This is a predicted structure of a 581-nucleotide part of an RNA (large-subunit ribosomal RNA, domain I) from an Anaerolineae bacterium. Its mean pLDDT, the model's own confidence on a scale to 100, is 81. It matches the Rfam family "Bacterial large subunit ribosomal RNA".
Context: one part of a larger RNA
RNA sequence: AGCACACGGCGGAUGCCUAGGCGCAUGAGGCCGAAGAAGGACGUGGCAGGCUGCGAUAAGCUUCGGGGAGCUGUCAACGAGCGAUGAUCCGGAGAUUUCCGAAUGGGGGAACCCGCCCGGGGGAAUGCCCGGGCAGCGCAUGGUGAACACAUAGCCAUGGCGCAGGGCACGAGGGGAACUGAAACAUCUAAGUACCCUCAGGAACAGAAAAGAUUCCCUGAGUAGUGGCGAGCGAAAGGGGAAGAGCCCAAACCCGAUGCGUGUAAGCGGUGGGCGUUGCGCAUGGGGGGUUGUAAGGCUGGUCAGAGGUAGCCACCCUACCUCGAGGAGUAAGAAACCGCUGGCUUAGGAGAACGGCACUGGAAAGGCCGACCGGAGGGGGUGAGAGUCCCGUAUCCGAAAAGCGAGCGGCUCCUGACGAGACCUUGAGUACCACGGGGCACGCUAAUCCUGUGGGAAGCUGGGGAGUCCACUCUCCAAGGCUAAAUACCUCAGGCGACCGAUAGUGAACGAGUACCGUGAGGGAAAGGUGAAAAGAACCGGGGUAACCGGAGUGAAAUAGAAUCUGAAACCGUGUGCUU
Repeated sequence: AGCACACGGCGGAUGCCUAGGCGCAUGAGGCCGAAGAAGGACGUGGCAGGCUGCGAUAAGCUUCGGGGAGCUGUCAACGAGCGAUGAUCCGGAGAUUUCCGAAUGGGGGAACCCGCCCGGGGGAAUGCCCGGGCAGCGCAUGGUGAACACAUAGCCAUGGCGCAGGGCACGAGGGGAACUGAAACAUCUAAGUACCCUCAGGAACAGAAAAGAUUCCCUGAGUAGUGGCGAGCGAAAGGGGAAGAGCCCAAACCCGAUGCGUGUAAGCGGUGGGCGUUGCGCAUGGGGGGUUGUAAGGCUGGUCAGAGGUAGCCACCCUACCUCGAGGAGUAAGAAACCGCUGGCUUAGGAGAACGGCACUGGAAAGGCCGACCGGAGGGGGUGAGAGUCCCGUAUCCGAAAAGCGAGCGGCUCCUGACGAGACCUUGAGUACCACGGGGCACGCUAAUCCUGUGGGAAGCUGGGGAGUCCACUCUCCAAGGCUAAAUACCUCAGGCGACCGAUAGUGAACGAGUACCGUGAGGGAAAGGUGAAAAGAACCGGGGUAACCGGAGUGAAAUAGAAUCUGAAACCGUGUGCUU
């Protein structure tokens, strides 16, 4: 030195565990912000470093409920206290809430600096301290008020009017790649993806037929098509489901107001009578009316249809309004605000059955043995091993002072003629449509349908659009205004579940993790779990540097469970013995 055996050191694999993750379905909830958000800085404890909580009232204050014996968050003690006059704790409502941050009095290198006005404190007085206010834009109202007479612009004030800023993902819109694929590459693809910007909401968008389409899922179907007919792209009708809801304007016409024009015959709802002065046109804004395609509506006239009253010069009719009656509807669209009652839900909770023995094993009984019981509860977790009956629970049942939510009913509020006729009026214009160009449609064009840059440019109900070039016929629908829940997407939470992971796995993160650390910065980004049933965490003695560490002693079932702590593999390093050289 090698090999073998034994015993160690180092090391942290493996096994077991789970405090944390991952996923699925179900249910609930979904915007916050100048009344100062999101996110932070700095503080805040008897001692106070981190985390957590909170804000100079600072691990908290008030109140209303719950609860019922312990408590003063945690690492983590010590000290000092609190609590049946009900603490700690849980829930509702409120108070406080420094400084920064949209940050908004001005500034600024965020968490800092410097002001002005009003009120107050202190002081001899200034400094100083406290409270309130002081940014911008839009809108509304009021005031003031140029060039330029009226006016307008501008300026000023007020406003518990609005905006701003934030939000993982989801949404809409405006812009918009390339790598790549086509085995090269240019049309094409990747892809309207990534990314940038704007904006919105708890959803958004879309949507009530000039029918492509409200939205979503399954199917139709990788079909029909499209395609350097390459690579690829890729429908729809129809069928089946989820959900289900429909409405309002513009215009005609009527009324009244204001302004301008005109200027005395028209006007007074109709007829008859009568009266005798503000009519007509245009514009603007207001009220009524009205909303569709078998056209609809207006206007005029007709037929039928509750009561009473008032007004319209008088009578009748008619119209308008009011009261009553009848019918209907409503707060998410369609007009709008709220109140009461009843029952329910959410935000704390409560009740909740039934077991004992043993001389068994063991450190410990829940195991074993013996004998019982409950069960609408034998889901689950814990307890010194494996517990229906020990603890927490579970099935089942019960519960809210306060706040919020939604349902029903009532109050309340709103609405209400019907049917023919006439063919006089209205029915969304630089629109439809056409040409050229572009885009979007699965469709790259002979390309309908949709959008529109340039140019041209209708009809108007005897009207107009569509049915995949186009024409005819036929059928179908009514554009050029607007609103609209639900089914859908995403996120969070709650409990449940898992042929999901089990510490190199599962989130990057089971642990003071987006931390330490790296980077000027954008950004990148770890490692790190386990004593024991219980700290009973080793008093005391000895060695040692009065250290580390070790030997005793003691605890414990176990200390080769000793804190570098369960198990403790291998590599690697030793000690002893044997064999070989």